[in-house]
Context: one part of a larger RNA
Molecule: large-subunit ribosomal RNA, domain IV
Organism: Gammaproteobacteria bacterium
């Protein structure tokens, strides 16, 4: 000096991206316990008190003929230490917000999460030799199941809800119509052979004709989309109201500087002595928005952000000690 530990005056997060690390809490008994809530929880909430040894005594149980002994739970008193759960083991707590309901799973070997899954919701296909999947096939899974089945997609407990658009792209339907391939029928023309009323070869108008496509409908918890300009109210501002253009329809309820806000450290309030942070509110939403789910939500989380109490060598500012290594000498 480094590593691992122990201790530390006064202060107590001033450290730092961030209380990272450490400290603190810790057992049992008794008292006591808020908001909120899906009435189960929250809850060991929080916050307090007690705990040794000895003597006497009460109750209960067991053993014993009895005296009494043991165990458990109480009551009264005495007594020692700085310290009685004397060691080890052994929750720090609270408040607000975001995300995800939860338990669970995940990047073997830098990521455990807000990712995945999930119960629940919904849509589509599926009538059984089912759909779907594997296989060239035979065959097999589905299933020794039968629509309360099975398969696929999306969403993701629960509560309140889930608006408008079918023009585009898909999908479904459609006994009409249009277009169209081969095949089939077939007028006609040309070549060749000529004994021929013919045979053979080539071209072939026209007729008939499937799916697809066109056309016409339906369908958004299918893929997706959800506007400008301009005038207007007895100060001003704003614009309930009007005009006009475009569109398939012009974003409804909610939420909103947000895990989304560029300008931006937005404005106001609160928190601080001081805050690009946090929370509440406003809405001017660059570029929110409803199962690509919207907004809430008790409980839960080695998740993320902020604050408070306790606590501390994280720090002001370092020091001492123990052990190990390192250095010098032998």
């Nucleotide at each position: 000096u480094u590593a691992u530990g122990u201790u530390g005056a006064a202060g107590g997060a001033a450290c730092u991206c961030g209380g990272c690390a450490a400290a603190a809490u810790g057992a049992c008994u008794c008292c006591g316990u808020a908001a909120c809530u899906u009435c189960g929880g929250g809850a060991g909430a929080a916050g307090g008190a007690g705990u040794g040894a000895c003597u006497c005594u009460a109750u209960a149980a067991a053993g014993g003929c009895a005296a009494c002994u043991u165990u458990a739970u109480g009551g009264a008193g005495u007594u020692g230490u700085c310290a009685c759960a004397a060691a080890a083991u052994c929750g720090g707590g609270g408040a607000c917000a975001g995300c995800g309901a939860c338990u669970g799973g995940u990047u073997a070997u830098c990521a455990a999460a807000a990712c995945c899954a999930c119960a629940g919701g919904u849509c589509u296909c599926u009538g059984c030799g089912a759909a779907u999947u594997c296989g060239u096939a035979a065959g097999a899974a589905g299933a020794u199941g039968u629509a309360u089945u099975g398969a696929g997609g999306c969403u993701g407990a629960c509560g309140c809800c889930u608006g408008c658009c079918c023009a585009g792209u898909g999908c479904u339907g459609u006994a009409a119509g249009a277009u169209u391939a081969a095949a089939g029928g077939a007028a006609a023309a040309g070549g060749u052979u000529u004994u021929u009323u013919g045979g053979c070869c080539u071209u072939g108008a026209c007729c008939c004709u499937a799916a697809c496509u066109c056309c016409c409908a339906g369908u958004a918890a299918a893929c997706g989309g959800c506007g400008g300009c301009u005038g207007u109210a007895a100060c001003u501002c704003u614009g309930a109201c009007g005009g006009u253009c475009c569109u398939a329809a012009g974003g409804u309820a909610g939420c909103g500087a947000a895990a989304u806000u560029c300008c931006u450290u937005g404005g106001c309030a609160u928190u601080u002595a001081a805050u690009u942070g946090g929370u509440g509110u406003c809405c001017u939403g660059c570029a929110u928005g409803a199962a690509u789910g919207g907004c809430g939500u008790a409980a839960c989380g080695a998740c993320u952000g902020u604050c408070c109490c306790a606590c501390u060598g994280u720090c002001u500012c370092c020091a001492a000690c123990a052990u190990a290594a390192g250095c010098u000498c032998a």